The part of an RNA shown here (large-subunit ribosomal RNA, domain IV) has 353 nucleotides and comes from a marine metagenome. Its Rfam family is "Bacterial large subunit ribosomal RNA". Gene Ontology terms of the family: structural constituent of ribosome and ribosome. The literature on the family includes a 2001 paper in Science by Yusupov et al., "Crystal structure of the ribosome at 5.5 A resolution".
[in-house]
Context: one part of a larger RNA
RNA sequence: CUGUUGUUAAGGAACUCGGCAAAUUGACCCCGUAACUUCGGGAUAAGGGGUGCCCUCCAGGGUGAAAGUCUUUUCGACUCUAGCUCCGGGGGGCCGCAGAGAAAUGGCCCAAGCGACUGUUUACUAAAAACACAGGUCUGUGCUAAGUCCUAAAGACGAUGUAUACAGACUGACGCCUGCCCAAUGCUGGAAGGUUAAGGGGAGCGGUUAGCGUAAGCGAAGCUGCGAACUGAAGCCCCAGUGAAUGGCGGCCGUAACUAUGACGGUCCUAAGGUAGCGAAGUUCCUUGUCGGGUAAGUUCCGACCCGCACGAAAGGCGUAACGAUUUGGGCACUGUCUCAACAACAGACUCG
Numbered sequence: 001c002u003g004u005u006g007u008u009a010a011g012g013a014a015c016u017c018g019g020c021a022a023a024u025u026g027a028c029c030c031c032g033u034a035a036c037u038u039c040g041g042g043a044u045a046a047g048g049g050g051u052g053c054c055c056u057c058c059a060g061g062g063u064g065a066a067a068g069u070c071u072u073u074u075c076g077a078c079u080c081u082a083g084c085u086c087c088g089g090g091g092g093g094c095c096g097c098a099g100a101g102a103a104a105u106g107g108c109c110c111a112a113g114c115g116a117c118u119g120u121u122u123a124c125u126a127a128a129a130a131c132a133c134a135g136g137u138c139u140g141u142g143c144u145a146a147g148u149c150c151u152a153a154a155g156a157c158g159a160u161g162u163a164u165a166c167a168g169a170c171u172g173a174c175g176c177c178u179g180c181c182c183a184a185u186g187c188u189g190g191a192a193g194g195u196u197a198a199g200g201g202g203a204g205c206g207g208u209u210a211g212c213g214u215a216a217g218c219g220a221a222g223c224u225g226c227g228a229a230c231u232g233a234a235g236c237c238c239c240a241g242u243g244a245a246u247g248g249c250g251g252c253c254g255u256a257a258c259u260a261u262g263a264c265g266g267u268c269c270u271a272a273g274g275u276a277g278c279g280a281a282g283u284u285c286c287u288u289g290u291c292g293g294g295u296a297a298g299u300u301c302c303g304a305c306c307c308g309c310a311c312g313a314a315a316g317g318c319g320u321a322a323c324g325a326u327u328u329g330g331g332c333a334c335u336g337u338c339u340c341a342a343c344a345a346c347a348g349a350c351u352c353g
Base pairs, nucleotide, nucleotide: 001348002347003346004345005344006343007342008341010339011338014337019334027051028050029049030048031047036041038173052094053093054092055091056090057089058088060086061085062084063083067079068078069077070076095099107332108331109330110329111328112327113326114324115323119131120130135171136170137169138168139167140166141165147157148156149155174319175318176317177316179249180248181247184246185245186242187241188240189239190238193237194236195235199231200230204226205225206224207223208222211218212217250268251267252266253265254264277311278308289305290304291303292302293301
């Protein structure tokens, strides 16, 4: 010097991204215990006091000889004391720095974000606000169910279940709620019309040649190639419905007797122009917005404001007791985190072997 451990004057977070680490607290008994609350909690809230040993007194529990009473005169039953023992209380005394004498054994409080909760997760850098969850809603499915596996067959799961069931999707306890738009996309329903395949249909046009014709050529039947009209389902077009389906939820100009602002008016566009609630937010660029609180001093924090660059209602909105190895800010206690370092123990490092 390195590591692990222990102690430390005065101060006590001045350290640091941050009290990280360490320290404090700690057991049992008694007293006492707030806001808030879903009345269960919060709560070991917080905050106090006690705890050893000896003597003595008292109450209670267990056991209970001896004695007494009763008695069917002994098989017993009952009462009660001593002794032994357990537990608690009162009084007096003793010792030490220290009495839960060692070890083990919660630090606490205030405010806010997120997630209701217990739970689950990146085996080997992430435990969380992510996943799950009970609860909510929508959709499908009537049983050989839908859905799933499969060689798509058989067979199996669903289920020896039957819509209070099963499957899929989203949301995520609870409380108060969940606005407008069906134009687009999707889904569901409709069937008048348009379009529309194979197939049906067969007008018509060819090829071939018996035959006819002097020739040019014409050309039946059969075989064969092409093939118009007409007919022809779903789908699409079309018509409706549907948002806890995918999604979307405006601009400009003017206006009140100070100014400012604009309840009000005009106009353009749209399917409809963001309702309630919340809001510089885990979302706010400008921004360390402005005001207030806390500090001597606060880019963080809390409470407000609202010009929301770019919140917003089950990709849920806003609250919320309890809970959290969660995140943020503050305080008390406590400390070698620090001012600022010192000493000690052990194991190394170093030298020799």